[in-house]
Molecule: c-di-GMP-I riboswitch aptamer
Organism: Pelosinus fermentans
RNA sequence: AUUAUAUAUUGGCAAACUUACUGAAAGGUAAGGACGCAAAGCUAUAGGGUCUAAGGAUUUAUAAUCUAUGAUCGCCACGCUGCAUAU
Numbered sequence: 001a002u003u004a005u006a007u008a009u010u011g012g013c014a015a016a017c018u019u020a021c022u023g024a025a026a027g028g029u030a031a032g033g034a035c036g037c038a039a040a041g042c043u044a045u046a047g048g049g050u051c052u053a054a055g056g057a058u059u060u061a062u063a064a065u066c067u068a069u070g071a072u073c074g075c076c077a078c079g080c081u082g083c084a085u086a087u
Stems, first nucleotide, its partner, number of pairs: 003086003012037002017032006035074001041080002045077001047076002049072003055067005
């Protein structure tokens, strides 16, 4: 440097759920907590998917539908970086 692997350490991350804060919501942050993770590290990328719909639009109008400029990297892919072991 390349490729591959999972039986990976007194190491790392932390789902659901709970509490608080935040947000229109989805969601996020912190603490607790562990379902899992070998990139569950970073990036929201004129890539795909999914969630939300404040604002906006439409209509059969006190509601319904559509819409991302809001989210999600623990949905996937691309890109960048990194650990253990073997080769």